Context: one part of a larger RNA
RNA sequence: UGACGGGGGCCCGCACAAGCAGCGGAGCGUGUGGUUUAAUUCGAAGCAACGCGAAGAACCUUACCAGGGCUUGACAUGUUAUGGACCGCUGAUGAAAAUCAGUUUCCCUUCGGGGCCAUAUCACAGAUGCUGCAUGGCUGUCGUCAGCUCGUGCCGUGAGGUGUUGGGUUAAGUCCCGCAACGAGCGCAACCCUCGUCGUGUGUUGUAUUUUCACACGAGACUGCCCGGAGCAACCGGGAGGAAGGCGGGGAUGACGUCAAGUCAGCAUGGCUCUUACGCCCUGGGCUACUCACACGCUACAAUGGGAUGGACAGACUGUUGCGAAGCCGCGAGGUGGAGCCAAUCAGACAAACCAUUCCUCAGUUCGGAUUGCAGGCUGCAACUCGCCUGCAUGAAGCCGGAGUUGCUAGUAACCGUAGGUCAGCCUUACUACGGUGAAUACGUUCCCGGGCCUUGUACA
Numbered sequence: 001u002g003a004c005g006g007g008g009g010c011c012c013g014c015a016c017a018a019g020c021a022g023c024g025g026a027g028c029g030u031g032u033g034g035u036u037u038a039a040u041u042c043g044a045a046g047c048a049a050c051g052c053g054a055a056g057a058a059c060c061u062u063a064c065c066a067g068g069g070c071u072u073g074a075c076a077u078g079u080u081a082u083g084g085a086c087c088g089c090u091g092a093u094g095a096a097a098a099u100c101a102g103u104u105u106c107c108c109u110u111c112g113g114g115g116c117c118a119u120a121u122c123a124c125a126g127a128u129g130c131u132g133c134a135u136g137g138c139u140g141u142c143g144u145c146a147g148c149u150c151g152u153g154c155c156g157u158g159a160g161g162u163g164u165u166g167g168g169u170u171a172a173g174u175c176c177c178g179c180a181a182c183g184a185g186c187g188c189a190a191c192c193c194u195c196g197u198c199g200u201g202u203g204u205u206g207u208a209u210u211u212u213c214a215c216a217c218g219a220g221a222c223u224g225c226c227c228g229g230a231g232c233a234a235c236c237g238g239g240a241g242g243a244a245g246g247c248g249g250g251g252a253u254g255a256c257g258u259c260a261a262g263u264c265a266g267c268a269u270g271g272c273u274c275u276u277a278c279g280c281c282c283u284g285g286g287c288u289a290c291u292c293a294c295a296c297g298c299u300a301c302a303a304u305g306g307g308a309u310g311g312a313c314a315g316a317c318u319g320u321u322g323c324g325a326a327g328c329c330g331c332g333a334g335g336u337g338g339a340g341c342c343a344a345u346c347a348g349a350c351a352a353a354c355c356a357u358u359c360c361u362c363a364g365u366u367c368g369g370a371u372u373g374c375a376g377g378c379u380g381c382a383a384c385u386c387g388c389c390u391g392c393a394u395g396a397a398g399c400c401g402g403a404g405u406u407g408c409u410a411g412u413a414a415c416c417g418u419a420g421g422u423c424a425g426c427c428u429u430a431c432u433a434c435g436g437u438g439a440a441u442a443c444g445u446u447c448c449c450g451g452g453c454c455u456u457g458u459a460c461a
Stems, first nucleotide, its partner, number of pairs: 001461002003458003007455007015445002019408005026299008034290002042053002064285007073124001077123002080120005088103006106115003126274002129272003135268002137263003140259001142257001147186006153162003166177003192251004197219007222245001225239005301401001305360007317348003322341002327336003367398001372393007414437007
């Protein structure tokens, strides 16, 4: 000087407390461990691995396994030699990849050759093989916590200190006052995006030119005004006006550094290793196994509910290899159809919770929907391993969950539906976004957890 303390002081944070809804019990989905397997590819490991890489494993993907094949190679550049196009088509073998056979046939030219291709040869290619403890880049985390430093000066033999400590104040090393310090930098804040109010302009595709909406530009909020408190400083409490008030709400933004944190499998890259194989192609299988354990979710256990019928109200997004209307067929999934739309025009697209009427009347039920059987539909070469959906039948566990544990302070939690990416299809209950309905509680900081500042002890560095 740091680090640490079941030392002290001060102060924060959904950290506790006060509340609301959960998880932990059930069934199912997904991930992981374990076990199994020819293979169940690999990585991620307390917080900060476990709906994570994966914004989509039937083939492909795919890296794994079995089998069948290739060896200058699926891909790049170059050398030498020979030959000619290659491609395609046909036939045979084959599970396919491929092999063999047949057939057709080059372009430019200054006639030297060049381009392209094949065969052979040599340099080489190739590797999701190893090392994230050799690395770049990127990322997580403490933490959006308020800190981390420097120049000069001063103090100290020196390590170093001072500044950055102190008194107040703040969300903040924010600001004020004081002070051997005076200044400065990276952070904080502001500048950026968005939501909320108003004005002006523009106006098609919109019912809305007295402007709903869209776009652009501008105004507006600064403790500016008033009262009180305070060193009459920073600032704090209250009030007025105002759409908005003291950081207005949300986002983006992540200091010096820590964890030899993560990633050689996104990419790049040093070194090492393989080279008729640890490379490459293909068929089939596997990544989907299943006694069990954990993590994150979905659906429930019902009457604030379930079923039926009727009625109402969003925002955001997507669409030409696409979205696909009306009509018709089908109980339905769906089929047919093809209008319109490169989209404020057309379509996806009926939002659902909600409201009204009615049935059920507390039961393992008209709760719950797992599981299983049959019959179908769709995508796709192909749904057996291993897709989704529909109809009929079947109706399991489950009557609110031990110890423990999670999220959340307002348009939030909770409940309700909608869309998107990936994508042929989909195991999407995930993720990301969007709106609708819309709470309870916070006395307070003793305690648990994490953090910041000062101080103290130390046999630790």
Notes:
This is a predicted structure of a 461-nucleotide part of an RNA (small-subunit ribosomal RNA, 3' major domain) from a metagenome. The full RNA is in RNAcentral, with records from SILVA.